[in-house]
Transfer RNA from a Clostridia bacterium, 73 nucleotides, folded computationally.
Taxonomically the source falls in Clostridia (Bacteria, Bacillati, Bacillota).
The prediction has a mean pLDDT of 81.
RNA sequence: GGGGUAUUAGCGCAGUUGGUAGCGCGCUACAUUCGCAUUGUAGAGGCCAGGGGUUCGACUCCCCUAUACUCCA
Numbered sequence: 001g002g003g004g005u006a007u008u009a010g011c012g013c014a015g016u017u018g019g020u021a022g023c024g025c026g027c028u029a030c031a032u033u034c035g036c037a038u039u040g041u042a043g044a045g046g047c048c049a050g051g052g053g054u055u056c057g058a059c060u061c062c063c064c065u066a067u068a069c070u071c072c073a
Base pairs, nucleotide, nucleotide: 001072002071003070004069005068006067007066010025011024012023013022019056027043028042029041030040031039049065050064051063052062053061
């Protein structure tokens, strides 16, 4: 220098014909307990890596950029 993959909640990850963004763990509150743990219920927390484009509508399609990993040279 060129190719590929990944980037979504604090962490680990789902999310396919483009149509309201989810799960597990963690966190908060309540219940349970003498208290803790466990368990149950509820809740908070996302400009979906950044910018632009296409579209009535984009996490999803296209282009550029950034970071990480990987392959070739």